[in-house]
Glycine riboswitch aptamer from uncultured Sphingomonas sp., 76 nucleotides, folded computationally. The sequence is in RNAcentral, with records from MGnify. Its mean pLDDT, the model's own confidence on a scale to 100, is 78.

RNA sequence: GCGCGGGAGAGUGUAGCGAUAAGCUGCCGCCGAAGGAGCAACCGCCCCGGAAUCUCUCAGGCAUCAGGGACCGCGC
Numbered sequence: 001g002c003g004c005g006g007g008a009g010a011g012u013g014u015a016g017c018g019a020u021a022a023g024c025u026g027c028c029g030c031c032g033a034a035g036g037a038g039c040a041a042c043c044g045c046c047c048c049g050g051a052a053u054c055u056c057u058c059a060g061g062c063a064u065c066a067g068g069g070a071c072c073g074c075g076c
Base pairs, nucleotide, nucleotide: 001076002075003074004073005072006071011028013027014026015025016024017023029062030061031060035058036056037055038054042050043049044048
């Protein structure tokens, strides 16, 4: 890296549009486990580098389903 399995959190908010629904947009409220950024515990071939599950929330996400999903297990 690939395949399979497991995998959380937070709004069935409000207004408008839409023939209903689905959906879209605005406003506010929230989440952190894609990504991104910050500090720096820590680590290393050590004065130079690598750096988080911490912090922020730009992005992303917040009924169900679907999708995504850090991380964990097995196999190659």